[in-house]
Context: one part of a larger RNA
Molecule: small-subunit ribosomal RNA, 5' domain
Organism: Actinokineospora pegani
RNA sequence: GGACGAACGCUGGCGGCGUGCUUAACACAUGCAAGUCGAGCGGUAAGGCCCUUCGGGGUACACGAGCGGCGAACGGGUGAGUAACACGUGGGUAAUCUGCCCUGUACUCUGGGAUAAGCCUUGGAAACGAGGUCUAAUACCGGAUACGACCUGUCACCGCAUGGUGGUGGGUGGAAAGUUCCGGCGGUAUGGGAUGAACCCGCGGCCUAUCAGCUUGUUGGUGGGGUAAUGGCCUACCAAGGCGACGACGGGUAGCCGGCCUGAGAGGGUGACCGGCCACACUGGGACUGAGACACGGCCCAGACUCCUACGGGAGGCAGCAGUGGGGAAUAUUGCACAAUGGGCGAAAGCCUGAUGCAGCGACGCCGCGUGAGGGAUGACGGCCUUCGGGUUGUAAACCUCUUUCAGCAGGGACGAAGCGCAAGUGACGGUACCUGCAGAAGAAGCACCGGCUAACUACGUGCCAGCAGCCGCGGUAAUACGUAGGGUGCGAGCGUUGUCC
Numbered sequence: 001g002g003a004c005g006a007a008c009g010c011u012g013g014c015g016g017c018g019u020g021c022u023u024a025a026c027a028c029a030u031g032c033a034a035g036u037c038g039a040g041c042g043g044u045a046a047g048g049c050c051c052u053u054c055g056g057g058g059u060a061c062a063c064g065a066g067c068g069g070c071g072a073a074c075g076g077g078u079g080a081g082u083a084a085c086a087c088g089u090g091g092g093u094a095a096u097c098u099g100c101c102c103u104g105u106a107c108u109c110u111g112g113g114a115u116a117a118g119c120c121u122u123g124g125a126a127a128c129g130a131g132g133u134c135u136a137a138u139a140c141c142g143g144a145u146a147c148g149a150c151c152u153g154u155c156a157c158c159g160c161a162u163g164g165u166g167g168u169g170g171g172u173g174g175a176a177a178g179u180u181c182c183g184g185c186g187g188u189a190u191g192g193g194a195u196g197a198a199c200c201c202g203c204g205g206c207c208u209a210u211c212a213g214c215u216u217g218u219u220g221g222u223g224g225g226g227u228a229a230u231g232g233c234c235u236a237c238c239a240a241g242g243c244g245a246c247g248a249c250g251g252g253u254a255g256c257c258g259g260c261c262u263g264a265g266a267g268g269g270u271g272a273c274c275g276g277c278c279a280c281a282c283u284g285g286g287a288c289u290g291a292g293a294c295a296c297g298g299c300c301c302a303g304a305c306u307c308c309u310a311c312g313g314g315a316g317g318c319a320g321c322a323g324u325g326g327g328g329a330a331u332a333u334u335g336c337a338c339a340a341u342g343g344g345c346g347a348a349a350g351c352c353u354g355a356u357g358c359a360g361c362g363a364c365g366c367c368g369c370g371u372g373a374g375g376g377a378u379g380a381c382g383g384c385c386u387u388c389g390g391g392u393u394g395u396a397a398a399c400c401u402c403u404u405u406c407a408g409c410a411g412g413g414a415c416g417a418a419g420c421g422c423a424a425g426u427g428a429c430g431g432u433a434c435c436u437g438c439a440g441a442a443g444a445a446g447c448a449c450c451g452g453c454u455a456a457c458u459a460c461g462u463g464c465c466a467g468c469a470g471c472c473g474c475g476g477u478a479a480u481a482c483g484u485a486g487g488g489u490g491c492g493a494g495c496g497u498u499g500u501c502c
Stems, first nucleotide, its partner, number of pairs: 001502004006498005013369006019362002021327001026325003030322003035070003040067002043063002047061001048059004077280003087204007096197002101193008109143004118133006149172010178185002206252003213243003218240008255277004259270004282303005305316004333359001335358003341355001342353004372402004382393004406443001408438005416429001419426002446491005451472003457486005467474002
């Protein structure tokens, strides 16, 4: 000098764009953050309308609860753990899986028994149940058929070692779901694609030897199990191996990267925001469902903590968005909207969406603008200094002539809207941006420094005191170094200080 997710002191007019718990992965009141589909199903709790004997019934729009489907594994948060194939980069899978989507081929035949809701009875303080009975399906379970699949025999071709691909014979056990406005929307099997995921390998990136030896599923093999799949991943047996000064093992620290800061570069530092990957979700463990989880707003067990209780038993998990307490030098609103973009469901309308779009707060940062412009000397008054002549503040002010950015007031007033909807219509931001008009210089300047480094000097006060200080050093009676004033210098809605990095 540059930089910052900064903080502190003094000061503070406006706007745009960004950005804002770095500390306690501390504890959390309250609200919201994941639903949707009636074009899968039985139905009808509520609302509208009609009828009513006032018990109720019907109807269409729709739809509470329920069965069922899809989603809930995305999106959002955090960085505790992790020195590891976690990450980066380059490869491999002839060792793999992949819902929805695209594309191809073939099919969608025929039966059955339940169950929730409902009704009845009933337990419990509650959470939540129990029994009986009735019913439906794209829920569940059989049968038929089936290219392919698997096992086995054989032939051909190919390769990268285990091997791969295709043809053919035999055997094995396996599918389906309807709905319709007749256009479709679905369902089943299988091939290919796309996307996503999984596993393996080479290389690369911290400190410490005041850590020198480490290791028994350890290293390898065989058989078996398990997985989508390879593998000590697991198990039985066998062998005795494997790693290490090219730093094993141990300890400390740490999410990694694209990037960011600095630097001429080499390098050094760093990993906030944005993007990719990983890990975690009160702590520890476990599986279930599913195409996908060992699952933040799912389940089970244990633990700590908090809450309810009729003492028998239950409920909870903000490292989602706001917000509260606490910690701290320190970090925001319990806001608006789904109008846009994107996501889930749905044929669609649409519903949901604290993702997102916006608004609010903070000079926290960057950038832009303003606080007026021109004229104006007897160089006023006042202040300060003075050699008492004057000098300086200083064209500065007053005064004259103008202008009106920004702020203010008034009128007009968007783009973002593509889409969707028969149509009417549909913008949170927002009466915002922007445009026009109006009035008046009117509402808007500070902070640090002035001994040298380092731009900028005098007076008074103080008297090694009070104090200053980044280094050298100032202060003990004329202090350009302390304090105040005048003047000056630098930067300017900021200016200084502190901290950290180069």